Record summary
Lysine riboswitch aptamer from a pig gut metagenome, 152 nucleotides, folded computationally. RNAcentral holds the sequence, with entries from MGnify. The prediction has a mean pLDDT of 80. Its Rfam family is "Lysine riboswitch aptamer". Rfam links the family to the GO term lysine biosynthetic process.
RNA sequence: GAUAGAGGCGCGGUACUCAAGAGUAGCACGGUUAAAGGUUGCCACCUUCGUGUGAAAGGGUUUAUCGCCGAGGUUUAUGCGUUUUGGCAAAAGCGUAUGCGCCGGGAUGCCGGAUAAUAUCCUGCGUACUGUCACUUAGGUGGAGAGCUAUC
Numbered sequence: 001g002a003u004a005g006a007g008g009c010g011c012g013g014u015a016c017u018c019a020a021g022a023g024u025a026g027c028a029c030g031g032u033u034a035a036a037g038g039u040u041g042c043c044a045c046c047u048u049c050g051u052g053u054g055a056a057a058g059g060g061u062u063u064a065u066c067g068c069c070g071a072g073g074u075u076u077a078u079g080c081g082u083u084u085u086g087g088c089a090a091a092a093g094c095g096u097a098u099g100c101g102c103c104g105g106g107a108u109g110c111c112g113g114a115u116a117a118u119a120u121c122c123u124g125c126g127u128a129c130u131g132u133c134a135c136u137u138a139g140g141u142g143g144a145g146a147g148c149u150a151u152c
Base pairs, nucleotide, nucleotide: 001152002151003150004149005148008069010068011067012066013065014064015063018060026053027052028051029050030049035048036047037046038045039090040089041088042087043086044085072103073102074101076099077098078097079096080095081094082093083092084091104130105129107127108126109125110124112122113121114120132143133142134141135140
């Protein structure tokens, strides 16, 4: 340097099932014209109440299957696309590609954030467990995947 492997509630994709989202948004008809609201500013437009009708997405669950072991996740920067009633500006969000950085793995507690949500996810800090290598006074201690093991 090449090839092949290992960790385990292991990582991610796709499809199906189910709950929730929600009797919500929207739509139709009727009513009202004060104040308030729709991310911020200006202009406009719409809404609030009643009746009827009535979704979906993201996220989660079940099962199957596919690709894998920096799998993948994430902060940040840049480019492209897109969303927030319409227009102009700003701000924030989402998706995707690339670069730098961080994280061995799952579980769990706390602070904070996202979300309709107590589900779930994310950052940080901590706890024990676990795989791996090194050191060891053989009790344990420490490091990180650009690692570890095997073969050529």